[in-house]
RNA sequence: GGGCUUAUAGCUCAGAAGGUUAGAGCGCGCGCCUGAUAAGCGCGAGGUCCCUGGUUCGAUUCCAGGUAAGCCCA
Numbered sequence: 001g002g003g004c005u006u007a008u009a010g011c012u013c014a015g016a017a018g019g020u021u022a023g024a025g026c027g028c029g030c031g032c033c034u035g036a037u038a039a040g041c042g043c044g045a046g047g048u049c050c051c052u053g054g055u056u057c058g059a060u061u062c063c064a065g066g067u068a069a070g071c072c073c074a
Stems, first nucleotide, its partner, number of pairs: 001073007010026004019057001028044005050066005
């Protein structure tokens, strides 16, 4: 330098035919349970869906460019 893949909650990851309110596990907070922990159970908080632009009535989802990370080639 070229190509491919990935970017969604604190972490690991799903997800969508483009359409009210975007999800899981773990973690975190509160409560129940216990003599007290752990485990278990319940509730809850937590998101610029990487950025910019385009298409569209409508984009987290499609398209282009950029940024970052990973892999391959040179």